[in-house]
Context: one part of a larger RNA
Molecule: small-subunit ribosomal RNA, 3' major domain
Organism: metagenome
RNA sequence: UGACGGGGGCCCGCACAAGCGGUGGAGCAUGUGGUUUAAUUCGAAACACGCGCAGAACCUUACCUACCCUUGACAUGUCCAGUAUGGUCACCAGAGAUGGAGUCCUUCAGUUCGGCUGGCUGGAACACAGGUGCUGCAUGGCUGUCGUCAGCUCGUGUCGUGAGAUGUUGGGUUAAGUCCCGCAACGAGCGCAACCCUCGCUUCUAGUUGCCAUCAUUCAGUUGGGCACUCUAGAGGGACUGCCGGUGAUAAGCCGGAGGAAGGUGGGGAUGACGUCAAGUCCUCAUGGCCCUUACGGGUAGGGCUACACACGUGCUACAAUGGCGGUGACAGUGGGCAGCGACACAGUGAUGUGAUGCUAAUCUCAAAAAGCCGUCUCAGUUCAGAUUACAGCCUGCAACUCGGCUGCAUGAAGUUGGAAUCGCUAGUAAUCGUAGAACAGCAUGCUACGGUGAAUACGUUCCCGGGCCUUGUACA
Numbered sequence: 001u002g003a004c005g006g007g008g009g010c011c012c013g014c015a016c017a018a019g020c021g022g023u024g025g026a027g028c029a030u031g032u033g034g035u036u037u038a039a040u041u042c043g044a045a046a047c048a049c050g051c052g053c054a055g056a057a058c059c060u061u062a063c064c065u066a067c068c069c070u071u072g073a074c075a076u077g078u079c080c081a082g083u084a085u086g087g088u089c090a091c092c093a094g095a096g097a098u099g100g101a102g103u104c105c106u107u108c109a110g111u112u113c114g115g116c117u118g119g120c121u122g123g124a125a126c127a128c129a130g131g132u133g134c135u136g137c138a139u140g141g142c143u144g145u146c147g148u149c150a151g152c153u154c155g156u157g158u159c160g161u162g163a164g165a166u167g168u169u170g171g172g173u174u175a176a177g178u179c180c181c182g183c184a185a186c187g188a189g190c191g192c193a194a195c196c197c198u199c200g201c202u203u204c205u206a207g208u209u210g211c212c213a214u215c216a217u218u219c220a221g222u223u224g225g226g227c228a229c230u231c232u233a234g235a236g237g238g239a240c241u242g243c244c245g246g247u248g249a250u251a252a253g254c255c256g257g258a259g260g261a262a263g264g265u266g267g268g269g270a271u272g273a274c275g276u277c278a279a280g281u282c283c284u285c286a287u288g289g290c291c292c293u294u295a296c297g298g299g300u301a302g303g304g305c306u307a308c309a310c311a312c313g314u315g316c317u318a319c320a321a322u323g324g325c326g327g328u329g330a331c332a333g334u335g336g337g338c339a340g341c342g343a344c345a346c347a348g349u350g351a352u353g354u355g356a357u358g359c360u361a362a363u364c365u366c367a368a369a370a371a372g373c374c375g376u377c378u379c380a381g382u383u384c385a386g387a388u389u390a391c392a393g394c395c396u397g398c399a400a401c402u403c404g405g406c407u408g409c410a411u412g413a414a415g416u417u418g419g420a421a422u423c424g425c426u427a428g429u430a431a432u433c434g435u436a437g438a439a440c441a442g443c444a445u446g447c448u449a450c451g452g453u454g455a456a457u458a459c460g461u462u463c464c465c466g467g468g469c470c471u472u473g474u475a476c477a
């Protein structure tokens, strides 16, 4: 100087407390461990475990089995032979890769007219290709974490023999090393804040595909008309402790008030200092070294990643009456759409099918649910719950056996609110309700977004956890 203390002081955070809802019990989904397996590819371990995977039937795919290839699926170079090339159809053997034998169409540019150059195919030998093989403890890049915590440093000066100290400590204050005052310090940098995006108010500009107050018109903003309003999307304004009172040290600030759409950082986001963990990743990519080279490379078919005495994590659905069922019935906001969204009509109990208006979209379309109203059920393993199983179907796709999703009829399991323990959340939040998107042929209870309905509680900082500053002890570095 640090680090540590079941030392002290001060302070903060959904850290506790106060509340609301969960997890832990059940069934299922999903990831992991374990076990099994020919293989169940690999990685991730407090910060892994709905993680890499924004989607494993084939492909993906790296794993296993079997069958094949060896200058190779891909790149550059040398030599020889042929010929531009590219495509259609279809035969034999085979699981296919591949091997063998065919058919038809088409047939390049330059040229010194030499298959000479470029291109392609076949062959030969070699340099080489190739490796999701190893090492993240050789690395770059990227990422997690402490932590959006308020810290981390430097120059000059001063002090100290020196390691170092001072500044950065102290008195106040703040979300903040934020600001004020003091001070052997004076300044500065990286962080904080602001500058950026978005939501909330408003002015102007602009009115189509948007809107409709006035005037006509219609079943309907449908049409004429209009751009006032809503909205859209561009440029501005607006909030600064600016004003008033109190308090404070006449400071910084704090408390209350006015005005205001908004008040003291207005809400949310992006933004992550010096560093820590030899943290993670050589399976994104790049890359040193090592290793393989008729195989640890390449191709194909089938299988596996989907196994199942069990254990854990994360979720979904429930256990019901604040409910289930039947009928009726409104109201969003993000987004997406061309071999795509699909109105509407018809067929079907339904998944869906057939026909098909419109739309390359503020124009057409995907397209709401909970809520509300009426009726019924009356506390039961039930008109709760829906696992499991059988049958019949629909869709995608060469192909749903291993191994997809959906529908109908039947079946109707566990489950009556969950031990010890443990998680999230402070407001348009929790809880609850649906919607969209990415990837995708198909496949979500996952993820990322969007809106609808919409709470309770916070006395306080003694305690638990994590963190910041000062100080003290130390046989630790």
Stems, first nucleotide, its partner, number of pairs: 001477002003474003007471007015461002019425005026317008034308002042052002063303007072128001076127002078124006086105002089102001091100003108118003130292002133290003139286002141281003144277001146275001151190006157166003170181003196269004201237007210227003215224002240263001243257005319418001323377006335366003340359002344355004384415001389410001391408005431453007